[in-house]
Molecule: c-di-GMP-I riboswitch aptamer
Organism: marine sediment metagenome
RNA sequence: AAAAGGCAAAACCGGUGAAAGCCGGUGACGCAAAACCACGGGUCUAAAGCCGUAAAGGCUAAGACAGCCGGGUUGCCGAA
Numbered sequence: 001a002a003a004a005g006g007c008a009a010a011a012c013c014g015g016u017g018a019a020a021g022c023c024g025g026u027g028a029c030g031c032a033a034a035a036c037c038a039c040g041g042g043u044c045u046a047a048a049g050c051c052g053u054a055a056a057g058g059c060u061a062a063g064a065c066a067g068c069c070g071g072g073u074u075g076c077c078g079a080a
Stems, first nucleotide, its partner, number of pairs: 006031002011026006029067001035073003039070003042065003049059003
């Protein structure tokens, strides 16, 4: 290089959750680590808590995102 195979964005449906999001199905925008780890940065949410007489509102991660960037761990094929 080629070939085999892999993952699956948005959207829709169902479930779950306070939410962000996650899980399953359909679906493919893309991906050679789009496999795994929240370690550094970043982003999202704000239930509980705190502020507020209270309502409104604000702050806050112990919740999330690995398909935002960096780092770490593991790893498929690979011809001439």